RNA sequence: GGAGUCGGCCAGACAACCGCUGCCGCCUUUGUUGCGGGAGAGGAAAGUCCGGGCUCCGCAGGGCAGAGUGCCAGGUAACGCCUGGGCGCCGUGAGGCGACGGAAAGUGCAACAGAGAGCAGUCCGCCGAUGGCCGCGCUUGCGCGGAUCAGGCAAGGGUGAAACGGUGCGGUAAGAGCGCACCGCGAGUCUGGCAACAGACCGGCACGGCAAACCCCACUCGGAGCAAGACCAAAUAGGGAAGGUGCGUUGGCGCAAGCCGGCGCGACACGCGGCCCGCGUGCCUUCCGGGUAGGUUGCUGGAGCGUUGCGGCGACGCAGCGCCUAGAGGAAUGGUUGUCGCAAGUGUGCAAACACUUGGCACAGAACCCGGCUUACAGGCCGACUCCCCCA
Numbered sequence: 001g002g003a004g005u006c007g008g009c010c011a012g013a014c015a016a017c018c019g020c021u022g023c024c025g026c027c028u029u030u031g032u033u034g035c036g037g038g039a040g041a042g043g044a045a046a047g048u049c050c051g052g053g054c055u056c057c058g059c060a061g062g063g064c065a066g067a068g069u070g071c072c073a074g075g076u077a078a079c080g081c082c083u084g085g086g087c088g089c090c091g092u093g094a095g096g097c098g099a100c101g102g103a104a105a106g107u108g109c110a111a112c113a114g115a116g117a118g119c120a121g122u123c124c125g126c127c128g129a130u131g132g133c134c135g136c137g138c139u140u141g142c143g144c145g146g147a148u149c150a151g152g153c154a155a156g157g158g159u160g161a162a163a164c165g166g167u168g169c170g171g172u173a174a175g176a177g178c179g180c181a182c183c184g185c186g187a188g189u190c191u192g193g194c195a196a197c198a199g200a201c202c203g204g205c206a207c208g209g210c211a212a213a214c215c216c217c218a219c220u221c222g223g224a225g226c227a228a229g230a231c232c233a234a235a236u237a238g239g240g241a242a243g244g245u246g247c248g249u250u251g252g253c254g255c256a257a258g259c260c261g262g263c264g265c266g267a268c269a270c271g272c273g274g275c276c277c278g279c280g281u282g283c284c285u286u287c288c289g290g291g292u293a294g295g296u297u298g299c300u301g302g303a304g305c306g307u308u309g310c311g312g313c314g315a316c317g318c319a320g321c322g323c324c325u326a327g328a329g330g331a332a333u334g335g336u337u338g339u340c341g342c343a344a345g346u347g348u349g350c351a352a353a354c355a356c357u358u359g360g361c362a363c364a365g366a367a368c369c370c371g372g373c374u375u376a377c378a379g380g381c382c383g384a385c386u387c388c389c390c391c392a
Base pairs, nucleotide, nucleotide: 001388002387003386004385005384006383007382008381009380010379012340013339014338015337016336017335018334020040021039023037024036025035026034027031042363046374047373049372050371051370052369053368054225055224056223057222066221067220068219069218070217071085072084073083074082075081086100087098088097089096090095101216102215106214107213108210109209123157124156125153126152127151130150131149133146134145135144136143137142138141165183166182167181168180169179170178184205185203186202188201189200190199191198192197229297230296231295232294239288240287241286242285243284244283246265247264248263249262250261251260252259253258268282269281270280271279272278304323305322306321307320308319309318310317311316341361342360343358344357345356346355347354348353
């Protein structure tokens, strides 16, 4: 100098003016409307995919079913998250990725091709040891040669994603874990490690693959969600309770209109098919309770943030000190102007640069809160590390 890996941070800056939503203070204008002060989006506020707090409902306890998670150890309120480690794969490397329990509990699956797809099989092929056949020779029951009927084999070819360990040497009639070496494999032994696992020795070639097929094993899981829930509470309609209603008579009060009380009698409309009885409803007044609109609350001080020290490889934990940092509710957090920064375009210029323009400055925007994951994202800054090249 070039090419990369990992981690962290910022998210145009400043000023003036005008607004918007809460909060605090003041008032000799108490204002839905005054004056002053101060605060006001994010790293993802997003997707709503996991986990928890909180709230209501349900619930003696246990089991079945169902769902989820799945190498080991730790962290945490909890997790499917994070940290450290193991193993496998990728990368020269820094590093990255991994649904990574069990196939020796059982059931099952493997298209096409192929002879054969699971305790298999011989299509092409190899052999001619053994038994038989043919020929020759003679020592007459042996030797040599031939073919391959029986037979032996699985090395080579071929099919396939996969063919019953791989490579090499020995061995053999040809072959074969038949023997040996290395690799692979193992319900063996020892050692190290909490463990996953690793190493050494030993054994012997059986026990192929698939659990993102059923299944088995271990662990976890009640449901719904701030439109949860709590409080206050109009109008209209509806619910419940009590009383009233027309006539006559009588008592009291009053000048009267009338009011209050007692007793007696009776009646309207509608419904129960008609009629009788009975019941209910309809009218008025008062009270009660539920509940809608609306209002208040839940609502932001919290598994909070910063910093220092200690413990830990680390995630994280403990302690001290300091800080307060949105709370709207059809939903505030904005607009204009100027200067600067960056970007793009145009022009001038040999170039450096300068001038002008821009409805250019990413992704996006709280809604009960918190921990994660995932996804989106212009430009820029910092730190650690790796590989290559050059110079001294």